Annotation:
This is a predicted structure of a 549-nucleotide part of an RNA (large-subunit ribosomal RNA, domain I) from a Deltaproteobacteria bacterium. The coordinates come from a structure-prediction model, not an experiment, and the mean pLDDT is 86. NCBI's taxonomy places the organism under Bacteria, Pseudomonadati, Myxococcota, Myxococcia.

Context: one part of a larger RNA
RNA sequence: GGCGAGUGGUGGAUGCCUUGGCGCGUAGAGGCGAUGAAGGACGUGGCUAGCUGCGAAAAGCUUCGGGGAGGUGCUUAGCGACCUUUGAUCCGGAGGUGUCCGAAUGGGGAAACCCGAACGGCUUGACCGUUCAUCUCACGCCGAAUUCAUAGGCGUGCAGAAGCGAACCCGGGGAAGUGAAACAUCUCAGUACCCGGAGGAAAGUAAAUCAAAACGAGACUCCGCAAGUAGCGGCGAGCGAACGCGGAAAAGGGCAAACCGAGAGGACUCGUCCUCUCGGGGUUGUAGGACCCCGUCGUGGGACUGAUGACGCUAGCAGAAGCUCUUGGAAAAGAGCCCGACACAGGGUGAUAGGCCCGUAUGCGAAAGUGAAGUCAGCCCUAGGGAGUUCCUGAGUACCACAGGGCACGUGAAACCCGGUGGGAAUCUGGGAGGACCAUCUUCCAACCCUAAGUACUCCUACGCGACCGAUAGUGAACAAGUACCGUGAGGGAAAGGUGAAAAGAACCCCGGUUAGGGGAGUGAAAUAGUACCUGAAACCACUCGCUU
Repeated sequence: GGCGAGUGGUGGAUGCCUUGGCGCGUAGAGGCGAUGAAGGACGUGGCUAGCUGCGAAAAGCUUCGGGGAGGUGCUUAGCGACCUUUGAUCCGGAGGUGUCCGAAUGGGGAAACCCGAACGGCUUGACCGUUCAUCUCACGCCGAAUUCAUAGGCGUGCAGAAGCGAACCCGGGGAAGUGAAACAUCUCAGUACCCGGAGGAAAGUAAAUCAAAACGAGACUCCGCAAGUAGCGGCGAGCGAACGCGGAAAAGGGCAAACCGAGAGGACUCGUCCUCUCGGGGUUGUAGGACCCCGUCGUGGGACUGAUGACGCUAGCAGAAGCUCUUGGAAAAGAGCCCGACACAGGGUGAUAGGCCCGUAUGCGAAAGUGAAGUCAGCCCUAGGGAGUUCCUGAGUACCACAGGGCACGUGAAACCCGGUGGGAAUCUGGGAGGACCAUCUUCCAACCCUAAGUACUCCUACGCGACCGAUAGUGAACAAGUACCGUGAGGGAAAGGUGAAAAGAACCCCGGUUAGGGGAGUGAAAUAGUACCUGAAACCACUCGCUU
C1' cells in the first nucleotide's frame, strides 16, 4: 500500500407518520361595489419582530341569543396588570366605529401624498362635521345665428351608470407553430388571444319547420342511436351532417294593422280631413281578424304584486353500556367474568378501546337575521257561431345581380340562411318552402316581441367519499410561500415536516476562554431519543483486528 471484517464519524436514503394537497359526489350559493368594493398602505397589544384580528371607539365597542368556568389569539415562553357565576373568554344574529390609497368621484398627483372652496358648529383651533367629479335619464327654467324652433346653458333628483370577480354563456374581431411526411387551396380553427355584454345560468324557442305522395309529424334545448353513414375534400391530409328513432324536460303567450273612442296640434270649402298620443279591439294558415247579426259571466289558469307562511339555514342541547388479574414505562394487549347497540362511522387517550374522552344512531333547539313550498288577497288571461267578400294581416322588406360569409357542403347542378353595393315586388284570385330550374301536388305564413324546465360551469360554503399522494410525492407552497431571493420591468421563484407518553429540555460537579464542545451526576422505558433530537442505508473519512505485498 491492497483486501476483508468490526467499531465509530459523516450523510440523510428507506420504513413508519400527517397538520397539507389532489380528484369526485350531494346540497347550498352563484355575486361584491358611490351606504365607497376587490386589493392594499399605515397604524393598532403594558412590554410585540412576523402572522392573524381589528381601525384613532383600532387582538376590539353596543345589543340580542347560545354556552357555563376559566380567560387576556398564534410562533411563545416570561414579567406585569387585569377580567370572570352580578356569567368572563368563546360561538351565532343584528348594529356601531371603520385612518389613507384604490372605480376613487372637490382639484392635483411620482397610489397610500399635496393643495383647496362653500355651509354649519363650538371648546375659536395647525379644530370638528357636511357638501363640492363625469356621463346618462327625468323634470323645471333660461335660451343663439334665426320669427317660431333647435343646438346649447343652468338648476333639481335617498334616479341610474362606473370598478372588481374562477369557470361557464352570447356577440364583435381573429392568428400561428402544426398536419398535409415540402407547400400555396385545405388543416390546425372560428381554436388561442383581444374587445363588448349578460345571467345564475346564458343562448335558443312556439314553424313562411320537417316530411313524402300517408288518414304523416307538430316550439326550443340537452343526451343516446342513426354514423364515421350520406356527403364534402390539391377526392390529398382530412372534415363530417341531417331525416328518423329512443330518452331528459315539457308551456305557451304578447304586439303592429283593420275598426271604435278620447285628447292635443294642424289644414279648412266649416260637411270634414290629416298627424301624434292614449284607451278599447285583435293576433292566425283546416286562413284569421275588423265591419253586420246571434250568443256568452262563471269556471279554470297565471311566469305578476302584497300578506301570511309549514319546513330549512345562520350558535347549540341530550345522547346507551366495564370491571378485575397478568405482562409492561404505560393497557386499549392476554386471561376472566359482564353489559349496550336505531349507537361495532371515525378520531383521541403512555401499545391494538362498542362500554375512558370527543363523537356516532336517534331525538330536540332560535331573541335576531335569512331562504321558502303552500295558503289567502289583489291584478291579469279565460267564447263561440253565421252571412256578405268592403277593409286589415309587419317594405327599401321579399326577390334579383355582383363580390363575400355561414350552413358537414372548398362554386359546384348549389338549394337554404346572413349581410356589403346596385336594382327592386305582390297583398289572400296573395306569399314562402319541399337542394339548380319549371309544372303538378304537399306544406307553411317572413320582413315585431317575450317565454320557465331539461343543459354548461365552480372563485366560494357545508357534509361525505377515494384499488388518489405521503415531504425529490401531493398544489409552487404541510413550515413567517407567491415568502426569501433574482430581474429596471413585465416577470421568474425556491429550500425548508417528525425529541419524548409527558419537557420530566439535563439541578449540581469537572476540563475549557465567565466559550464552543465534552466528561460525570440526574430525568426518562430508552439519551447511540439531548433540541445539529424517530428510523438512520450508500458513497466518503478515521481507528482497531486479520490476511497479504